[in-house]
This record gives sequence, structure tokens and C1' cells, in this order.
RNA sequence: CCCCGGGUCCCAUGGACCGAAGCGGCUGCGAACCUGGUCAGGGGCGGAAGCCAGCAGCCAUAAGCAGUACCUUCGGCUGCCGUGGGGUUGCCUGGGGGGA
Repeated sequence: CCCCGGGUCCCAUGGACCGAAGCGGCUGCGAACCUGGUCAGGGGCGGAAGCCAGCAGCCAUAAGCAGUACCUUCGGCUGCCGUGGGGUUGCCUGGGGGGA
């Protein structure tokens, strides 16, 4: 000095990460009475055995509220990782060849 490859650069894309929103899932709370179950006490019926309704309490939950590793959607100038394409003015790096 020449050639080739890779990186830096640009675009696209997948994932990760971050944020927002929401359906669903999950968890918790959740009805004096107008939900359910069980119904002490008390009440009613009955000669009795028993039966009936049923307040409180307890349990389970509805509407609703809250939380959320999960699910979905959207967004992202996050010095993240990967893939493909583009580019080679410049810089870094690896290999090969030639000359001094």
C1' cells in the first nucleotide's frame, strides 16, 4: 500500500427490561333486614313424639372495593442481548499478500 472479515453507524425485527391501561385469572375484604346454609336463645303448633317459622352468631358468597408473580393491549432516544438488511467518508480490530 492492496484485499477480505468483524465491530462502531442506520433501518427493521424478536426477546429482556421499564411505564401505562384493561379483560380475565388468583388472593383478601365484603349484605342488621330486602342472598343461601347452619340456626343457640326465644316464639308458634301438638296430649306426646316431634314439627314449623326464624333473630343474633358462625360459614359461604352477590354487587362492590383493594392487591397481584400470571394473561392481553399499547408505548419506549433502556449506553441490554440476538437475528436480518443497508452503508464503508472516518475510527478500532483480526487474517492474507506485496514493498521499504
This is a predicted structure of a 100-nucleotide RNA (Bacterial small signal recognition particle RNA) from a Planctomycetota bacterium. Model confidence (mean pLDDT): 76 of 100. It matches the Rfam family "Bacterial small signal recognition particle RNA". On this family, see Rosenblad et al., Nucleic Acids Res 2003: "SRPDB: Signal Recognition Particle Database". By type it is a non-coding RNA gene.